[in-house]
Context: one part of a larger RNA
RNA sequence: GAAUGAACGCUGGCGGCGUGCUUAACACAUGCAAGUCGCACGAGAAAGCUCGAAGCUUGCUUUGGGCGAGUAAAGUGGCGAACGGGUGAGUAACGCGUGGAUAAUCUACCUCCGAAUCUGGGAUAACACUUCGAAAGGGGUGCUAAUACCGGAUGACAUCACGGGGUUUUUGGAUCUUGUGAUCAAAGAUGGCCUCUGCAUGCAAGCUGUUGUUUGGAGAUGAGUCCGCGUACCAUUAGCUUGUUGGUAGGGUAAUGGCCUACCAAGGCGACGAUGGUUAGCUGGUCUGAGAGGAUGAUCAGCCACACUGGCACUGACACACGGGCCAGACUCCUACGGGAGGCAGCAGUGAGGAAUUUUGCGCAAUGGGGGAAACCCUGACGCAGCAACGCCGCGUGAGUGAUGAAGGCCUUCGGGUCGUAAAGCUCUGUCAAGUGGGAAGAACCUGUAAACGGUCAACACCCGUUUACACUGACGGUACCACUGAAGGAAGCACCGGCUAACUCCGUGCCAGCAGCCGCGGUAAUACGGAGGGUGCAAGCGUUAUCC
Numbered sequence: 001g002a003a004u005g006a007a008c009g010c011u012g013g014c015g016g017c018g019u020g021c022u023u024a025a026c027a028c029a030u031g032c033a034a035g036u037c038g039c040a041c042g043a044g045a046a047a048g049c050u051c052g053a054a055g056c057u058u059g060c061u062u063u064g065g066g067c068g069a070g071u072a073a074a075g076u077g078g079c080g081a082a083c084g085g086g087u088g089a090g091u092a093a094c095g096c097g098u099g100g101a102u103a104a105u106c107u108a109c110c111u112c113c114g115a116a117u118c119u120g121g122g123a124u125a126a127c128a129c130u131u132c133g134a135a136a137g138g139g140g141u142g143c144u145a146a147u148a149c150c151g152g153a154u155g156a157c158a159u160c161a162c163g164g165g166g167u168u169u170u171u172g173g174a175u176c177u178u179g180u181g182a183u184c185a186a187a188g189a190u191g192g193c194c195u196c197u198g199c200a201u202g203c204a205a206g207c208u209g210u211u212g213u214u215u216g217g218a219g220a221u222g223a224g225u226c227c228g229c230g231u232a233c234c235a236u237u238a239g240c241u242u243g244u245u246g247g248u249a250g251g252g253u254a255a256u257g258g259c260c261u262a263c264c265a266a267g268g269c270g271a272c273g274a275u276g277g278u279u280a281g282c283u284g285g286u287c288u289g290a291g292a293g294g295a296u297g298a299u300c301a302g303c304c305a306c307a308c309u310g311g312c313a314c315u316g317a318c319a320c321a322c323g324g325g326c327c328a329g330a331c332u333c334c335u336a337c338g339g340g341a342g343g344c345a346g347c348a349g350u351g352a353g354g355a356a357u358u359u360u361g362c363g364c365a366a367u368g369g370g371g372g373a374a375a376c377c378c379u380g381a382c383g384c385a386g387c388a389a390c391g392c393c394g395c396g397u398g399a400g401u402g403a404u405g406a407a408g409g410c411c412u413u414c415g416g417g418u419c420g421u422a423a424a425g426c427u428c429u430g431u432c433a434a435g436u437g438g439g440a441a442g443a444a445c446c447u448g449u450a451a452a453c454g455g456u457c458a459a460c461a462c463c464c465g466u467u468u469a470c471a472c473u474g475a476c477g478g479u480a481c482c483a484c485u486g487a488a489g490g491a492a493g494c495a496c497c498g499g500c501u502a503a504c505u506c507c508g509u510g511c512c513a514g515c516a517g518c519c520g521c522g523g524u525a526a527u528a529c530g531g532a533g534g535g536u537g538c539a540a541g542c543g544u545u546a547u548c549c
Base pairs, nucleotide, nucleotide: 001549003547004546006545007544008543009542010541013395014394015393016392017391018390019388020387021353026351027350028349030348031347032346035079036078037077040076041075048067049066050065051064052063053062054061055060056059086306087305088304095231096230097229098228099227100226101225102224105223106222110219111218112217113216114215115214116213117212118152119151120150121149127142128141129140130139131138132137158183159182160181161180162179163178164177165176166175167174168173188211189210190209191208192207193206195204232278233277234276239269240268241267244266245265246264247263248262249261250260251259281303282302283301284300285296286295287294288293308329309328310327311326312325331342332341333340334339359385361384362383363382367381368379369378370377371376398428399427400426401425408419409418410417411416432490434485435484436483437482438481442476447471448470449469450468451467452466453465454464455463493538494537495536496535497534498519499518500517504533505532506531507530508529514521515520
């Protein structure tokens, strides 16, 4: 000199954009942070309104019907909850970075291309009754549905086994092709049209649209596993290792492998630093520097790890799962003492710790995500607002004129000098703040209505697609922005002035009080202490401290 997630002191006008527990991975009150689908399913209230009936205390009670409403809440079922969000404790490791391998693998939803969607069955929750318990939560009996569950059928371009043939630089392998055999599937829902009939039609038959379900191939996306190279310090850590190193066989996995087991061999690693110890998430980057390098890893982005501590599996396409489960432990809470409940390193917020770090705000309008056919619902992701000079950037605190060089302060050689065109005064301007009025962009979709065209179809229904017009949607926010109004008013401080280092005099003090980054000042004329006037530097900041280059 440059820098910071800074803190402290003094001071403080506005705006834009960022940033904000670096310490206790300490403990947490309260609210919210993951739901959604009635176009999978069975069932299904109440308040309130209204029409009656009865009773009487004549505006109330009892009771019946209708609407509310096939709505709310609950349940079965599906999808999601493995994303998104947080933190950096652990980890010196294939963890990360980079480049490869998978002839050793999986992949829900999505896209494209095929095929199918047949026929049966038994339960169970909800519910009712009952029962145990303080509660949390169970037990028993009975009833019922499904796109829940379980049989049967069908069975290939799937999988497996066996055989034939081709290709190939892993040749007892891989891949392609062919034959035979074996194995494996499903679920419906919702619109429209037409027909039938004594009538009205319907949940019926038929036709048809949309969507779902099953199975296969390909793709896309995501993930698993393995390898080469690179990746901190200590040798005052020198030897380490028995599933250890390799083989065979088997098990296990989506898959290779001592991943696991049995048997066999006795190996494997190490001064090119094994083993042990200390410290630490890694990277893109960030800071500094001419560079080489050094330091660092907040915010943003990629990867990893963790979710009170330790262990375990279940479900599932994916977890050994932050707001799921089980066991053990510590802690907190409830209890009728028998037993139960909990996990903010999500967003706010509280206590504690600390030099130190914000609101228990608004909204789903936008972007993105989950569910749904859709409307829509959910979303502390996100978008915004609030607080903080914490940082960067921008603007302002006026401009011009104005000498009797006013008053006053300070200095003085007492002549004067200086603050100083500074002020006052006069003429302007109107940024910002204040007030008044107007007022955006961010909105595109989706959906509805109307119309047109095309497709499907027996059909001008329905439905699908495209286009046009209109309608609807804004948290921020009456914000940005624009115009007007009057008024210099509402807006300057901080540090320094011995040398380094820009800036000097007076007074007080008298090795005292004090200063100080280094050299050093102070013991009676201190430009170095304290005050004043003046000056210098930066400026809504200025200094100090800490840290890094």

This is a predicted structure of a 549-nucleotide part of an RNA (small-subunit ribosomal RNA, 5' domain) from an uncultured bacterium.